[in-house]
RNA sequence: AGAAAAUAUUGGCAAACCCUUUGAAAAAAGGGGACGCAAAGCCACGGGUCUAAAGUCAGGGUAGACUAUGAUAGCCGGGUUGCAUUA
Repeated sequence: AGAAAAUAUUGGCAAACCCUUUGAAAAAAGGGGACGCAAAGCCACGGGUCUAAAGUCAGGGUAGACUAUGAUAGCCGGGUUGCAUUA
């Protein structure tokens, strides 16, 4: 310097749920909390999933469809950086 497999001593992250805030929503941020995680660090590039404010179409009385430019890196792939131990 590169690679592979198992593991986690000291440490790291934090699902559901609860509170507050932001947002049209999905969801996010902060606090509490731990289901899990060896990249559950970072990047929406490909696929998937969620939402549908604005827009388009329909409708004409409270109501539908489509659509990402929104979200998800803890859905998968890809890119990129990096940690303890053993061989």
The RNA shown here (c-di-GMP-I riboswitch aptamer) has 87 nucleotides and comes from Fictibacillus phosphorivorans. The organism belongs to Fictibacillus, within Bacteria.